[in-house]
RNA sequence: UUCCGAUAAAGGCAAACCACGGGAAACCGUGGGACGCAAAGCCAUUGGGACUGCCUCUCCGAGCAUGGCUCGGGGAAAUGUUUGCCAGGCUGCCGAA
Numbered sequence: 001u002u003c004c005g006a007u008a009a010a011g012g013c014a015a016a017c018c019a020c021g022g023g024a025a026a027c028c029g030u031g032g033g034a035c036g037c038a039a040a041g042c043c044a045u046u047g048g049g050a051c052u053g054c055c056u057c058u059c060c061g062a063g064c065a066u067g068g069c070u071c072g073g074g075g076a077a078a079u080g081u082u083u084g085c086c087a088g089g090c091u092g093c094c095g096a097a
Base pairs, nucleotide, nucleotide: 004095005094012037013036017032018031019030020029021028022027035084041090042089043088046087047086048085049082050081051080056076057075058074059073060072061071062070063069064068
């Protein structure tokens, strides 16, 4: 220095859930709270997966002032979300075997 990762030491982060706020939703922020985490630090403008469907398109049905518009239901669709789904990139604390 690299790999590696202790029932080590010093510290760190914070799932579910709850409150408040934001958002159409997924989800996010703050506070509380700890299931876990050795990168659970950063990058979603690195790739894949997953989630959602405002807008848009489309199918069916109904209504109407017949203008294709409105309403109900189904489908497609990311530009939205997730790095605590995986891989990749960058950076970083400690040091037993």